[in-house]
RNA sequence: CGUGCGCACACGCCGAAUUCCGCGAGGAAACCGGGGACCCACCACUUUGGGGUGAAUCGCGCCCCGAUCCGCCGUGCACCACCCUUGGAGCACGUCGGGUUUACGCGCGUAGGAGACCUUCCUGCUCCGAACCCGUCAGCUAACCCGGUAGGCGGAGGAGGGAAAGGAG
Numbered sequence: 001c002g003u004g005c006g007c008a009c010a011c012g013c014c015g016a017a018u019u020c021c022g023c024g025a026g027g028a029a030a031c032c033g034g035g036g037a038c039c040c041a042c043c044a045c046u047u048u049g050g051g052g053u054g055a056a057u058c059g060c061g062c063c064c065c066g067a068u069c070c071g072c073c074g075u076g077c078a079c080c081a082c083c084c085u086u087g088g089a090g091c092a093c094g095u096c097g098g099g100u101u102u103a104c105g106c107g108c109g110u111a112g113g114a115g116a117c118c119u120u121c122c123u124g125c126u127c128c129g130a131a132c133c134c135g136u137c138a139g140c141u142a143a144c145c146c147g148g149u150a151g152g153c154g155g156a157g158g159a160g161g162g163a164a165a166g167g168a169g
Stems, first nucleotide, its partner, number of pairs: 011154004018029004030149006040139001049137001050134004058109005066101006073094005079088003112128004117162006
């Protein structure tokens, strides 16, 4: 000097997820979400269900549970022709191989989203592009009704413009 890890304080980030009161249970404000008329909209939905929170949609490819189809072989059942030999065809199960479809998973992109006052430009750069809920049911929606206030993290690039705060006088 660089890198990694841990702790503390301060500051900050995603998100609605903060503040105050109360011994507590809880209450209030603020922010957020859902339901819910006329009018308007939709002629859509009704298992190929539908819908909600959220930025988190969509596409291509790989993999293949399961399902289904085909072929060889084996076992069992049983039909027709023939009556010497034998030939044709079917059903069920099992092993193996192949095809189709596809859940889960994986990869590459992508609508979209985030990054220390605000904004513009540099497609700047770095990331995210999940998860959950309702339960057959919901367009918008005044009055009205019902809910949530968690969780997880550690960074600020350059230039221009605008604004705010603090300190000193």